[in-house]
Context: one part of a larger RNA
RNA sequence: UGACGGGGGCCCGCACAAGCGGAGGAACAUGUGGUUUAAUUCGAUGAUACGCGAGGAACCUUACCCGGGCUUGAAAUGUACUUGAAUAACGAGGAAACUUGUUAGCCAGCAAUGGCAAGUAUGUAGGUGCUGCAUGGUUGUCGUCAGCUCGUGCCUGAGGUGUCGGCUUAAGUGCCAUAACGAGCGCAACCCACAUUAUUAGUUACUAACAGGUUAAGCUGAGGACUCUAAUAAGACUGCCGGCGUAAGCUGCGAGGAAGGUGUGGAUGACGUCAAAUCAGCACGGCCCUUACGUCCGGGGCGACACACGUGUUACAAUGGGGGGUACAAAGGGCAGCUACCUGGUGACAGGAUGCUAAUCUCCAAAGCCUCUCCCAGUUCGGAUCGGAGUCUGCAACUCGACUCCGUGAAGCCGGAUUCGCUAGUAAUCGCGCAUCAGCCAUGGCGCGGUGAAUACGUUCCCGGGCC
Numbered sequence: 001u002g003a004c005g006g007g008g009g010c011c012c013g014c015a016c017a018a019g020c021g022g023a024g025g026a027a028c029a030u031g032u033g034g035u036u037u038a039a040u041u042c043g044a045u046g047a048u049a050c051g052c053g054a055g056g057a058a059c060c061u062u063a064c065c066c067g068g069g070c071u072u073g074a075a076a077u078g079u080a081c082u083u084g085a086a087u088a089a090c091g092a093g094g095a096a097a098c099u100u101g102u103u104a105g106c107c108a109g110c111a112a113u114g115g116c117a118a119g120u121a122u123g124u125a126g127g128u129g130c131u132g133c134a135u136g137g138u139u140g141u142c143g144u145c146a147g148c149u150c151g152u153g154c155c156u157g158a159g160g161u162g163u164c165g166g167c168u169u170a171a172g173u174g175c176c177a178u179a180a181c182g183a184g185c186g187c188a189a190c191c192c193a194c195a196u197u198a199u200u201a202g203u204u205a206c207u208a209a210c211a212g213g214u215u216a217a218g219c220u221g222a223g224g225a226c227u228c229u230a231a232u233a234a235g236a237c238u239g240c241c242g243g244c245g246u247a248a249g250c251u252g253c254g255a256g257g258a259a260g261g262u263g264u265g266g267a268u269g270a271c272g273u274c275a276a277a278u279c280a281g282c283a284c285g286g287c288c289c290u291u292a293c294g295u296c297c298g299g300g301g302c303g304a305c306a307c308a309c310g311u312g313u314u315a316c317a318a319u320g321g322g323g324g325g326u327a328c329a330a331a332g333g334g335c336a337g338c339u340a341c342c343u344g345g346u347g348a349c350a351g352g353a354u355g356c357u358a359a360u361c362u363c364c365a366a367a368g369c370c371u372c373u374c375c376c377a378g379u380u381c382g383g384a385u386c387g388g389a390g391u392c393u394g395c396a397a398c399u400c401g402a403c404u405c406c407g408u409g410a411a412g413c414c415g416g417a418u419u420c421g422c423u424a425g426u427a428a429u430c431g432c433g434c435a436u437c438a439g440c441c442a443u444g445g446c447g448c449g450g451u452g453a454a455u456a457c458g459u460u461c462c463c464g465g466g467c468c
Stems, first nucleotide, its partner, number of pairs: 008468006015459002019422005026314008034305002042053002064300007077123007087104007107114002126289002129287003135283002137278003140274001142272001147185006153161002165176003191266004196234007206223002210221003237260001240254001241252004303441001316415001320374007332363003337356002341352004381412001386407007428451007
């Protein structure tokens, strides 16, 4: 000077408390450990690994294993030499890769010149081989915590001061005081979205008035009011009022206002810490392999299963299950695509057919509401598992896809110790979309809207953090 303390003081955070809903028990999905295996490729391991890299493992991917091939090589490039023309078709062996045979054809151009194949040799290629403790770049974390520093001055042995003290703030945010005076990186603001209004614009969106029109319908003429779309502008600043305070500021079921004290959410992550993570995204030093640790192909594996753990989904039911009827979104996607509508099928879907390169066409809601039924049961709860029959994608669904129908109908009656999330349009609950993608193991990830709570006395305690 830091760090640490079962030292002290002050302060904050879903940290506790107050509440609501979960996990831990069940089945399944998924990741991991372990075990097994020819291989179960590799990495990630307290918080900060474990639905993580992977935003799509049947082949491919693929790095692993077995087997079959190739060796200037699957792809790149230089030089030398040789052949002398591209090339095409048809076979044979084979699981394919590949090996091999036969036939046909054999540079272009007036010229300058331009273009091209194979082979051999060689310099080299290639490596998801090792080292993240040689590195770049990127990332996690403390933590969106309020800190981390500098110049000059003062004063020192180091160092300190500033950055401390009082008050205040979400904040090293400010005010006052002050051997300090200033400044920088952070904080805040500038950026985006949402909430209000105005202006401009009016199609593919909208429909108040007028006219037409229908079984119905902005359907049509028309309109520029409304909604909406999308550009510009305004608006919030403790600006105004009362109280407290020297000030900064605090406070008020004060005003006005769509919004009130950071309006809400996002983006934004200081100096640094963990020799944290990544040589398998990429790049790169060094080391190692070079008829193999390179490369091509077929098949298998990454999907195994006494078990253990994490994250989820579905439930255990009546605030519910089932049948019928009926209503209301947002945000996105769509041409090798989304498909209205019709027909067939119990259905997944199939066959026709039409619109849309999209505010035009389409994918397109569910909880809800109305009504009938069930009557508390391992049930009309629950849906695992298994049998059969199918549909679709795709060369190909055995290992190892999703979906449909019929049958089957397991565990489970609310979960020990313990533990997690959340403070408002939040939790809880309900569906919808997208990326990846032929298809899909998506219950994951990222978004969108519908319905919509309870509680916070407070800071003694647990955890983490800040200042003295």
Predicted 3D model of a 468-nucleotide part of an RNA (small-subunit ribosomal RNA, 3' major domain) from an uncultured bacterium.